[in-house]
Context: one part of a larger RNA
């Protein structure tokens, strides 16, 4: 020396699927590659170490031993790992039956309210906006109010630390297609599992390309204010964009700042979807079980904050990542992209 870590200090890929690889439940038999044992050969000498001897001692020289943790050969053992065979059902999956759901995609209804515009009626001098104003709109009749029409976008109440989804995300109603989850009782397959370098798919918003659409909102822009100035905050307007179809982009404080899977480890209180039992006033209550989703909290952990069966506790399997600050997530090169840029990713120098 044989590392230590990753919620907030540097550090979990944004999220899936999956190749290689790694790893893997229970029982039996065999094998003997790993593993353990003893043996033989070899592991040069010198040196190191131990016990002696010789120079008056020592350094030095010298005899013997040990060591040389290794390699090869044959033998023995068979618990564990591997391999082969046979079997099992607790992991995983399939079938049958129910359930809940803004899960996804396509079509339809315009469904109710609102904004805007247009047309018409009534009607007259203001409206609008602000801290106060002004720009702006209005006697060519606005604003207000009533009727009708058009058009686009979003779906009030329900609505809930409620639901669904791997994540991004998903909220009017209806229909078609479709994915997943959960529950109960059986039957079946028989380890088919877990993780996953590369790879591949999905991936908010903004942005890009082509063609549509355009009500409201609104970067840019213009004007009015404010101010010493005001390239802002406030106001009046307003174009891209926001919407749709197809194609790209591939990034976010893509957050639970917490990778996935599995096992184990006090309790208490909510809530959502199933199942069961009991009571009885038939209200749905109580108890219980299971899958989620929340609040506390013991042990334990933590630098503290806090976490605490949805762990940041105790363990195992596999992957990713970190290694002082700045330079820098930059330069160069590669790959990808229409571009914007993304990704991979340094060094000099400096503290």
């Nucleotide at each position: 020396c044989u590392g230590g870590g990753c919620g907030u200090a540097a550090a979990g890929c944004g999220c899936g699927c999956g190749u290689a690889g790694g790893u893997g439940g229970u029982u039996g038999u065999g094998u003997a590659a790993g593993u353990g044992g003893a043996a033989u050969g070899u592991g040069a000498a010198a040196g190191c170490c131990c016990c002696g001897g010789g120079c008056u001692c020592a350094a030095c020289c010298u005899g013997g031993g040990a060591a040389u943790u290794g390699c090869a050969u044959a033998c023995c053992a068979a618990a564990c790992u591997g391999c082969a065979c046979a079997a099992c059902u607790a992991g995983a999956g399939u079938a049958c039956g129910a359930u809940a759901g803004a899960g996804g995609g396509g079509g339809g209804u315009a469904g109710a309210a609102a904004u805007u515009u247009c047309a018409g009626g009534u009607g007259u001098a203001g409206c609008g906006g602000u801290g106060a104003a002004a720009u702006g709109c209005g006697u060519a009749g606005a604003g207000a109010u009533c009727u009708g029409a058009a058009g686009g976008a979003a779906c009030a109440c329900c609505a809930g630390u409620g639901g669904c989804g791997a994540a991004g995300g998903c909220g009017a109603c209806u229909u078609c297609c479709u994915g997943g989850a959960c529950c109960a009782a059986u039957a079946c397959u028989g380890a088919c599992g877990c993780u996953g370098a590369g790879g591949u798919g999905c991936g908010a918003a903004a942005g890009c390309g082509u063609g549509g659409g355009g009500a409201g909102c609104a970067a840019a822009c213009a004007g009015g204010a404010u101010u010493a100035g005001a390239u802002a905050c406030c106001c009046u307007g307003g174009u891209a964009g926001u919407c749709c179809a197809c194609g790209c982009c591939g990034u976010a404080a893509a957050c639970g700042a917490u990778g996935u899977c599995a096992a184990c480890u006090a309790g208490c209180c909510g809530u959502u979807g199933g199942g069961g039992a009991u009571c009885u006033u038939a209200g749905u209550a109580u108890c219980u079980u299971u899958a989620g989703u929340g609040g506390c909290g013991c042990a334990g952990c933590u630098a503290a904050c806090g976490c605490g069966a949805u762990a940041a506790g105790u363990u195992g399997a596999c992957c990713g990542c970190c290694u002082g600050g700045g330079g820098a997530g930059u330069a160069c090169g590669g790959u990808c992209g229409c571009a914007a840029g993304a990704u991979u990713a340094a060094a000099a120098c400096u503290c």
Molecule: small-subunit ribosomal RNA, central domain
Organism: uncultured prokaryote